[in-house]
Context: one part of a larger RNA
RNA sequence: UGACGGGGACCCGCACAAGCGGUGGAGCAUGUGGUUUAAUUCGAAGCAACGCGAAGAACCUUACCAAGUCUUGACAUCCCUCUGACCGGAACUUAACCGUUCCUUUCCUUCGGGACAGAGGAGACAGGUGGUGCAUGGUUGUCGUCAGCUCGUGUCGUGAGAUGUUGGGUUAAGUCCCGCAACGAGCGCAACCCCUAUUGUCAGUUGCCAUCAUUAAGUUGGGCACUCUGGCGAGACUGCCGGUGACAAAUCGGAGGAAGGUGGGGACGACGUCAAAUCAUCAUGCCCCUUAUGCCCAGGGCUACACACGUACUACAAUGGCCGAUAACAAAGUGCAGCGAAACCGUGAGGUGGAGCGAAUCACAAAACUCGGUCUCAGUUCAGAUUGCAGGCUGCAACUCGCCUGCAUGAAGUUGGAAUUGCUAGUAAUCGCGGAUCAGAAUGCCGCGGUGAAUACGUUCCCGGGCCUUGUACA
Numbered sequence: 001u002g003a004c005g006g007g008g009a010c011c012c013g014c015a016c017a018a019g020c021g022g023u024g025g026a027g028c029a030u031g032u033g034g035u036u037u038a039a040u041u042c043g044a045a046g047c048a049a050c051g052c053g054a055a056g057a058a059c060c061u062u063a064c065c066a067a068g069u070c071u072u073g074a075c076a077u078c079c080c081u082c083u084g085a086c087c088g089g090a091a092c093u094u095a096a097c098c099g100u101u102c103c104u105u106u107c108c109u110u111c112g113g114g115a116c117a118g119a120g121g122a123g124a125c126a127g128g129u130g131g132u133g134c135a136u137g138g139u140u141g142u143c144g145u146c147a148g149c150u151c152g153u154g155u156c157g158u159g160a161g162a163u164g165u166u167g168g169g170u171u172a173a174g175u176c177c178c179g180c181a182a183c184g185a186g187c188g189c190a191a192c193c194c195c196u197a198u199u200g201u202c203a204g205u206u207g208c209c210a211u212c213a214u215u216a217a218g219u220u221g222g223g224c225a226c227u228c229u230g231g232c233g234a235g236a237c238u239g240c241c242g243g244u245g246a247c248a249a250a251u252c253g254g255a256g257g258a259a260g261g262u263g264g265g266g267a268c269g270a271c272g273u274c275a276a277a278u279c280a281u282c283a284u285g286c287c288c289c290u291u292a293u294g295c296c297c298a299g300g301g302c303u304a305c306a307c308a309c310g311u312a313c314u315a316c317a318a319u320g321g322c323c324g325a326u327a328a329c330a331a332a333g334u335g336c337a338g339c340g341a342a343a344c345c346g347u348g349a350g351g352u353g354g355a356g357c358g359a360a361u362c363a364c365a366a367a368a369c370u371c372g373g374u375c376u377c378a379g380u381u382c383a384g385a386u387u388g389c390a391g392g393c394u395g396c397a398a399c400u401c402g403c404c405u406g407c408a409u410g411a412a413g414u415u416g417g418a419a420u421u422g423c424u425a426g427u428a429a430u431c432g433c434g435g436a437u438c439a440g441a442a443u444g445c446c447g448c449g450g451u452g453a454a455u456a457c458g459u460u461c462c463c464g465g466g467c468c469u470u471g472u473a474c475a
Stems, first nucleotide, its partner, number of pairs: 001475002003472003007469002010466004015459002019423005026314002029311005034305002042053002064300002068296001070294001073125001077124002079121006088103005106115003127289002130287003136283002138278003141274001143272001148187006154163003167178003193266004198234007207224003212221002237260001240254005316416001320375006333364003338357002343352003382413001387408007429451007
């Protein structure tokens, strides 16, 4: 100087408390451990691994296994020889790849050859998701959006170092003010960027419809006032008033205002810590393999199952289930190898159909909600696992191993021990919608809106953090 303390003082955070909803019990989905296996590819490991890499394993992917092949190789550059092709088509063979055969088939030229392509050959080499993240780059997590981390000059100290950065106030903040052997500065904080909340102006189609006609319908004429869209502006700065305060910084209350003290949200992550993660995104040193640890191929596996754990989903019901009715009201997105309307067929998944739309024009396309009826507290008209049968869709192909529908079947489950978790407002809870990946395959992920709470006395305690101080046999 740090680090640590079941030392002290001060402060903060959904840290506790106050509340609301969960997890832990059930079924199922998914990940992991373990076990099993020919293989169940590999990585991730307290917080910060475990719906994680994987934004999607039937084949492919695929790295794993067993079998069958290839050896200058699936891919790149160079040399020699031969051929004229390559592509395409057909036959045989094979589980497929491999292999054999046939048909078709180049350009330029100074006629030496050259370009391009194929076959063969010899090596140089290719290739490796083989090892090492404790050799590395790059990227990322974490403490933590915590308020810190430092430097120059000066001063003090023999020195390590100190000072500044401590102190008095204040702040979300090393934020600002005052003081001070310090004076300044840098990286962080904040602001500058994006979205959102109000408004002016410009613009008016594909959007909108107040007035006038018109229609089944903003459908059409008409209009751009309104809504909306999206460009440029305005607006919030403790600016104004009062109290407190050191006459300061600031803080409390108020006015006006759509918004008030950082308005709400996002992007943005200092010096560093964890030899943290990743050699399997990529790149890369060294080591290793080279008729195999490379390459091709059909099949299997990654989907196993006594069990244990994590994360979700669905429930256990009456604030509910079912039936019917008007069937109402979003936002954000996506769409041409696509979205697919009306109409018709089917109980349904779906099929036929093909209008319209490269989309403010067309399509995908809402649910909780509201009203009426029924059920009357039951393992039930709750719940839906499991299983049987019959179908639908995608796709060469759904046996291992996809999703969906109908009929039948109807399991556990009556609110969950110790323990534990999220959340402070348009939040929690609850309801549906969309997208990426994607032929198909979400209860996951990333977004979107609808309905919409309760509570916070307070900082004694638990956890984490900041600052000052103190002790130390630790570095």

This is a predicted structure of a 475-nucleotide part of an RNA (small-subunit ribosomal RNA, 3' major domain) from an uncultured bacterium.